[in-house]
RNA sequence: UGCUUAUCAAGAGUAGCGGAGGGACAGGCCCUGUGAAGCUACGGCAACCUAUCUUUUUAGACAAGGUGCCAAUUCCGAGAGAUGAGAC
Numbered sequence: 001u002g003c004u005u006a007u008c009a010a011g012a013g014u015a016g017c018g019g020a021g022g023g024a025c026a027g028g029c030c031c032u033g034u035g036a037a038g039c040u041a042c043g044g045c046a047a048c049c050u051a052u053c054u055u056u057u058u059a060g061a062c063a064a065g066g067u068g069c070c071a072a073u074u075c076c077g078a079g080a081g082a083u084g085a086g087a088c
Stems, first nucleotide, its partner, number of pairs: 003086006013042005021031003027076002043070003048066003052061003074080001
């Protein structure tokens, strides 16, 4: 990278560095010097996997570990994409 599968109308951000882009992609519509991307620190949300507990078990709880996420319905759109888990 490709394959299988689940989810994607809920939820959650501040500071420092940085200095012009960003929201994956046509188009649209937006965000941004009242500071974009990126990096760092700390914080938070969620509950896919592991652990633990319950024993309403095709379930529930918890949030320690592994991921993920923290403008807008995945911003709208789409034969698209993202994330988790699994097999090769």
Molecule: SAM riboswitch aptamer (S box leader)